[in-house]
Molecule: transfer RNA
Organism: Succinivibrio sp.
RNA sequence: CGGUGUUUAGCGCAGCCUGGUAGCGCAUCAGCUAGGGGAGCUGAGGGUCACAAGUUCGAAUCUUGUAACACCGA
Numbered sequence: 001c002g003g004u005g006u007u008u009a010g011c012g013c014a015g016c017c018u019g020g021u022a023g024c025g026c027a028u029c030a031g032c033u034a035g036g037g038g039a040g041c042u043g044a045g046g047g048u049c050a051c052a053a054g055u056u057c058g059a060a061u062c063u064u065g066u067a068a069c070a071c072c073g074a
Base pairs, nucleotide, nucleotide: 001073002072003071004070005069006068007067010026011025012024013023020057028044029043030042031041032040033039050066051065052064053063054062
């Protein structure tokens, strides 16, 4: 320098192909239960979906550019 892939909650990930209310597990917080530093049950909070622009009535999803990381090639 060229190509490909990844980027979504504190952590790990799904959702993208086929646009229509952003989810799961763990963790955190609260309540309850059970006598214990631990466990179970119920509930809650937490996201400008990497960044910017475009298309569209509507974008995590489609298009373009940029950034970080990984791999392959030179």